[in-house]
RNA sequence: UAAGGCGGCCAGACGGUCGCGUGGCGUAUGCCAUGAGGAAAGUCCGAGCAUCACAGGGCAAGGUGCCGGUUAACGGCCGGUGAAGGCGACUUCAAGGAAAGUGCAACAGAAAGAAACCGCCCCUUUGGGGGUAAGGAUGGAAAGGCGAGGUAAGAGCUCACCCGCGCCCCGGAGACGGAGACGCGAUGUAAACCCCACCCGAUGCAAGAUCCGAAUGGGAGCUAUACGGCUGCCCGCCGUGCUUCCGAAGCGAUCGCUCGAUCCCCGCGGCAACGCGGGGGCCAGAUAGAUGACCGCCCAACGACAGAACUCGGCUUACGACCGCGCUUACCGC
RNA sequence: CUGGGUGUGGCGCAGUUUGGUAGCGUGCUUGAAUGGGGUUCAAGAGGCCGAAGGUUCGAAUCCUUUCACCCAGACCA
Numbered sequence: 001u002a003a004g005g006c007g008g009c010c011a012g013a014c015g016g017u018c019g020c021g022u023g024g025c026g027u028a029u030g031c032c033a034u035g036a037g038g039a040a041a042g043u044c045c046g047a048g049c050a051u052c053a054c055a056g057g058g059c060a061a062g063g064u065g066c067c068g069g070u071u072a073a074c075g076g077c078c079g080g081u082g083a084a085g086g087c088g089a090c091u092u093c094a095a096g097g098a099a100a101g102u103g104c105a106a107c108a109g110a111a112a113g114a115a116a117c118c119g120c121c122c123c124u125u126u127g128g129g130g131g132u133a134a135g136g137a138u139g140g141a142a143a144g145g146c147g148a149g150g151u152a153a154g155a156g157c158u159c160a161c162c163c164g165c166g167c168c169c170c171g172g173a174g175a176c177g178g179a180g181a182c183g184c185g186a187u188g189u190a191a192a193c194c195c196c197a198c199c200c201g202a203u204g205c206a207a208g209a210u211c212c213g214a215a216u217g218g219g220a221g222c223u224a225u226a227c228g229g230c231u232g233c234c235c236g237c238c239g240u241g242c243u244u245c246c247g248a249a250g251c252g253a254u255c256g257c258u259c260g261a262u263c264c265c266c267g268c269g270g271c272a273a274c275g276c277g278g279g280g281g282c283c284a285g286a287u288a289g290a291u292g293a294c295c296g297c298c299c300a301a302c303g304a305c306a307g308a309a310c311u312c313g314g315c316u317u318a319c320g321a322c323c324g325c326g327c328u329u330a331c332c333g334c
Numbered sequence: 335c336u337g338g339g340u341g342u343g344g345c346g347c348a349g350u351u352u353g354g355u356a357g358c359g360u361g362c363u364u365g366a367a368u369g370g371g372g373u374u375c376a377a378g379a380g381g382c383c384g385a386a387g388g389u390u391c392g393a394a395u396c397c398u399u400u401c402a403c404c405c406a407g408a409c410c411a
Stems, first nucleotide, its partner, number of pairs: 001330004005325004010320001012298001014296005020035006037305001041316002044314005049204004062199004066080005081095001082093004096195002101193002103189003117136002119132005144162002147159003163185004168180001169178003208255004212250001217246006226240005262281008335407007344360004354391001362378005384400005
């Protein structure tokens, strides 16, 4: 210098005018305070909260899946192990079990699991029979690899070396790693069914709670007292009346609603995620839904992605600019 | 805001459960039949299954992410 790797920060700033939501003050025209995000998004996980359901246990369905830690919880995060990619810094991984069982492996190929098409060898009554996985051919994958011995020809059949698995031993908290002896070598696929371990009630703030209670209507009660009807009179019944309960219209009202696993700073513990302690702060709450427009000015710039709707912890996706590294590789110079 | 569903030739759909050749109707093109048109008959073209990544020998189909569209839910004796 070039190409990378990793980490972090910001989210235009300041002033003026007009306007909007919320809160407070004022009798009032008004005044004061405050007013989006790192993703507010997708709604993919996990919780709080609410209503319903529920003795306890099991099945089914669904989810998760190396180990340890962290957390309210998680499929998140942190630190490791193993594998894969990269010259490297470093990055990525749904990463249990295929020796419990079942299924599938199209086409090709003899054969896709305990295989004989060609070839090789032996026998032969010349039809064939038997042995053989060294070689050919097919395929993504062909029955551990390679060499020697051995054999009729061959073959882990035997042996040396190597690979993988199991068991024993050592190290480690564990995943796992290491050396040797022994045993085995029967493919792949579980983001196919399944097995094993663990988790899990359903529905979502349009959840739900309280209040007001129009009109039609329904139930109960009241008068030895009003009016009308059956009926001229009495009793009785019905209707009107009064009280009360149910029920119930609604661009209905209020609560849920924003102070919370909260934010910032400092210290301590921990490699870290995170935890503990101290101090300080209050940071939108609408219900047709506010957060905008214009002007001046700074800067290279008109500014990128984008707008809360019950609330948090994550993940994923979209996107502009900047900074740092005692990180890497290559080239050049000393 | 919440829950659910669908994307496959130009259009309407099947195939996804159980992975292996992408099909049906209609439309389009060409030809035949007709004096011409329609109908009919024959032949043909047109798709990388909304997009990206992964699992697998192999993906429209299984998994993850993402985009677009559609439906339902407020009260209801």
Predicted 3D model of RNase P RNA and transfer RNA as a complex of 411 nucleotides. Rfam match: Bacterial RNase P class A. The literature on the family includes a 1998 paper in Annu Rev Biochem by Frank and Pace, "Ribonuclease P: unity and diversity in a tRNA processing ribozyme". Gene Ontology terms of the family: dimeric ribonuclease P complex, ribonuclease P activity and tRNA processing.